[in-house]
Context: one part of a larger RNA
RNA sequence: GAUUGAACGUUGGCGGCAGGCCUAAUACAUGCAAGUCGAGCGGAAACGAUGGGAGCUUGCUCCCAGGCGUCGAGCGGCGGACGGGGUGAGUAAUACUUAGGAAUCUGCCCAUUAGUGGGGGACAACUAGAAGAAAUUCUAGCUAAUACCGCAUACGCCCUACGGGGGAAAGCGGAGGACCUUUCGGGGCUUCGCGCUAAUGGAUGAGCCUAAGUCGGAUUAGCUUGUUGGUGAGGUAAAAGCCUACCAAGGCAACGAUCUGUAGCUGGUCUGAGAGGACGAUCAGCCACACUGGGACUGAGACACGGCCCAGACUCCUACGGGAGGCAGCAGUGGGGAAUAUUGGACAAUGGGCGCAAGCCUGAUCCAGCAAUGCCGCGUGUGUGAAGAAGGCCUGCGGGUUGUAAAGCACUUUCAGUAGCGAGGAAAAGCUUAAGGUUAAUAACCUUGAGUCUUGACGUUAACUUCAGAAGAAGCACCGGCUAACUCUGUGCCAGCAGCCGCGGUAAUACAGAGGGUGCAAGCGUUAAUC
Numbered sequence: 001g002a003u004u005g006a007a008c009g010u011u012g013g014c015g016g017c018a019g020g021c022c023u024a025a026u027a028c029a030u031g032c033a034a035g036u037c038g039a040g041c042g043g044a045a046a047c048g049a050u051g052g053g054a055g056c057u058u059g060c061u062c063c064c065a066g067g068c069g070u071c072g073a074g075c076g077g078c079g080g081a082c083g084g085g086g087u088g089a090g091u092a093a094u095a096c097u098u099a100g101g102a103a104u105c106u107g108c109c110c111a112u113u114a115g116u117g118g119g120g121g122a123c124a125a126c127u128a129g130a131a132g133a134a135a136u137u138c139u140a141g142c143u144a145a146u147a148c149c150g151c152a153u154a155c156g157c158c159c160u161a162c163g164g165g166g167g168a169a170a171g172c173g174g175a176g177g178a179c180c181u182u183u184c185g186g187g188g189c190u191u192c193g194c195g196c197u198a199a200u201g202g203a204u205g206a207g208c209c210u211a212a213g214u215c216g217g218a219u220u221a222g223c224u225u226g227u228u229g230g231u232g233a234g235g236u237a238a239a240a241g242c243c244u245a246c247c248a249a250g251g252c253a254a255c256g257a258u259c260u261g262u263a264g265c266u267g268g269u270c271u272g273a274g275a276g277g278a279c280g281a282u283c284a285g286c287c288a289c290a291c292u293g294g295g296a297c298u299g300a301g302a303c304a305c306g307g308c309c310c311a312g313a314c315u316c317c318u319a320c321g322g323g324a325g326g327c328a329g330c331a332g333u334g335g336g337g338a339a340u341a342u343u344g345g346a347c348a349a350u351g352g353g354c355g356c357a358a359g360c361c362u363g364a365u366c367c368a369g370c371a372a373u374g375c376c377g378c379g380u381g382u383g384u385g386a387a388g389a390a391g392g393c394c395u396g397c398g399g400g401u402u403g404u405a406a407a408g409c410a411c412u413u414u415c416a417g418u419a420g421c422g423a424g425g426a427a428a429a430g431c432u433u434a435a436g437g438u439u440a441a442u443a444a445c446c447u448u449g450a451g452u453c454u455u456g457a458c459g460u461u462a463a464c465u466u467c468a469g470a471a472g473a474a475g476c477a478c479c480g481g482c483u484a485a486c487u488c489u490g491u492g493c494c495a496g497c498a499g500c501c502g503c504g505g506u507a508a509u510a511c512a513g514a515g516g517g518u519g520c521a522a523g524c525g526u527u528a529a530u531c
Base pairs, nucleotide, nucleotide: 001531002530003529004528006527007526008525009524010523013378014377015376016375017374018373020370021336026334027333028332030331031330032329035078036077037076040075041074043071044070047069048068050065051064052063053062054061055060086289087288088287095214096213097212098211099210100209101208104206105205109202110201111200112199113198114197115196116195117151119149120148126141127140128139129138130137131136157166158165159164171194172193173192174191175190176189179188180187181186215261216260217259222252223251224250227249228248229247230246231245232244234242264286265285266284267283268279269278270277271276291312292311293310294309295308314325315324316323317322342368344367345366346365350364351362352361353360354359381411382410383409384408391402392401393400394399415472417467419465420464425458430452431451432450433449434448435447436446437445475520476519477518478517479516480501481500482499486515487514488513489512490511496503497502
């Protein structure tokens, strides 16, 4: 000199953009952060509409009707494994970075091929009963399905001793002219859409292996027995001592094994002319973790932050028998600390989950709030004005300086304030309609076009216009040398200053105050840290 996730002191007008627990991976009150589908199912707790009935205060209350809009709880599906969020405890190599590899899996998505026939038995909800303070649980009975299980079929598929053997599926919704049937609800039939099953390929994602690189300590020199290799059996989606039995005695190490300390890694960031050095906040990629330790279940995917089980510590409820919990999600609280924000708004946009869709959910996200934390921009007026006013300070008492500074005169109105107007972030979806596709069809559905109708948290938005008035807006540090900037008064080795040299013991440009000056400026200085 540059820099910072800074803090402290002091001062403080506005805006834009960014960043904001670096410490206790400490403990957490409260609310929210993962749901959704009635176009899978049986149904109907609540609300509403409609119809009927009763009461009757004549516009309310009650009852009935799943026929309707819808829908609590339940069964079922998909998602809770995220291209969501947090944190950095652990980890010096099961990690990361770069470059390769072969023995693998992959829901949803895309393409292609072939199917989607016919049966069965249950379990919730519900009803009845029982236990318990509660959490919850038990018994009996009834019932549906895209839940579950057989049978049939099998181009690809799997196993095989090559003879053969094995294995699927589920329906739901819309529309319709004939025809058949009908319990007049509908069903068959045709067609479209969404699904389902088997298989192949792709895409995406993931698992595995190899090599090289990745901090310090030798006051850590030897380490290792599933250890190193082989065979058999097992195991995994998959190679492998991954596991096990037997056999052999190997494997690593001064090119630093083992042990120990520290540490998430990288793209990058800061600095520097560079080489290098230091760091790894925000943003992006990867990894690890989710009160501590262990374990598996389900599933395409987890050994799963807001799932389960066990043990432990802690907290809470209890009728003492037993139960409940996990903010390193967003806010917020206690504690720690020099120190780090609101228990805010909205799903309008982007993205995600579910759904045919409308839509619902989304503390992701987009916004707003707080604090000069940083960077950048703007303002705090402009011109004129010598009687060089008054006052202050200095003085050699003549004057000098503050100083064109002020006052005065003439203007301007950025920003803030006031009143108005008002983009863009919005494209869709819906409805109407035209053409094309599909179809037996002019219906329905899909694609494209046209018209129409709306959808904004921010938001009192940005921008623009109006009004008024210099009006509302300057401080901080320093002035001995380094280092730009000097005098007076007080003090008297005292009080104090200080980054280094050093100042102060009666004329201190070095302490304290004042006048003046210098430097930066909504900041300035100090401290800490890095180069």
Small-subunit ribosomal RNA, 5' domain from an uncultured prokaryote, 531 nucleotides, folded computationally. Rfam family: Bacterial small subunit ribosomal RNA. Model confidence (mean pLDDT): 85 of 100.